[in-house]
Record summary:
This is a predicted structure of an 80-nucleotide RNA (transfer RNA) from an uncultured Clostridia bacterium. Rfam family: tRNA. Rfam classes the family as a transfer RNA. Rfam links the family to the GO term triplet codon-amino acid adaptor activity.
RNA sequence: GCGGAUAUGGCGGAACUGGCAGACGCGCGGGACUUAGAAUCCCGUGAGCAAUCGUGCAGGUUCAAAUCCUGUUAUCCGCA
Numbered sequence: 001g002c003g004g005a006u007a008u009g010g011c012g013g014a015a016c017u018g019g020c021a022g023a024c025g026c027g028c029g030g031g032a033c034u035u036a037g038a039a040u041c042c043c044g045u046g047a048g049c050a051a052u053c054g055u056g057c058a059g060g061u062u063c064a065a066a067u068c069c070u071g072u073u074a075u076c077c078g079c080a
Base pairs, nucleotide, nucleotide: 001079002078003077004076005075006074007073010026011025012024019063027045028044029043030042031041032040046053047052056072057071058070059069060068
């Protein structure tokens, strides 16, 4: 230099053919239970006061984009 894969909440990890983003698990907060704790069960948990914003980053297509297109960054693999 060329080709390929990956990037999503605090962490792991889903999301079908473009149509409610974050299912599910972990963690965290609150509660129940207990003399107290562990375990278990229940509720909540992206950001922001809000309008809104949020899938590595910047654009584009579309009524609608994590998903399609272009460029680009990082990591990994292969080729030279």
Its mean pLDDT, the model's own confidence on a scale to 100, is 83.